Notes
Transfer RNA from Comamonas sp. KCTC 72670, 73 nucleotides, folded computationally. The sequence was found in a public genome assembly. Rfam family: tRNA.
[in-house]
RNA sequence: GGUCUUGUAGCUCAGCGGAUAGAGCACUCGGUUGCGGACCGAGAGGUCGCAGGUUCGACUCCUGCCAGGACCA
Repeated sequence: GGUCUUGUAGCUCAGCGGAUAGAGCACUCGGUUGCGGACCGAGAGGUCGCAGGUUCGACUCCUGCCAGGACCA
C1' cells in the first nucleotide's frame, strides 16, 4: 500500500429500512438479613466512531475519513 472485518450504555454483546434503541453483568435506591453476599422490586446511564449521501423514514443501505483486528504484498 491492497482486500476483508469490527466500531451501539462503564464492560460483554443483541438489534430482517419503520414505534420512546434493548439484554446480561456492573452501578444507585428500596425490600430481605444480626451485618454482608445471594435473591426480589425499582431506577439511572446512549450525539449508535466522525462527516456526507440515498429514502417519506437510516443503528441498519451507499461514499469518504478515523480507530482496532485478520490476511496479502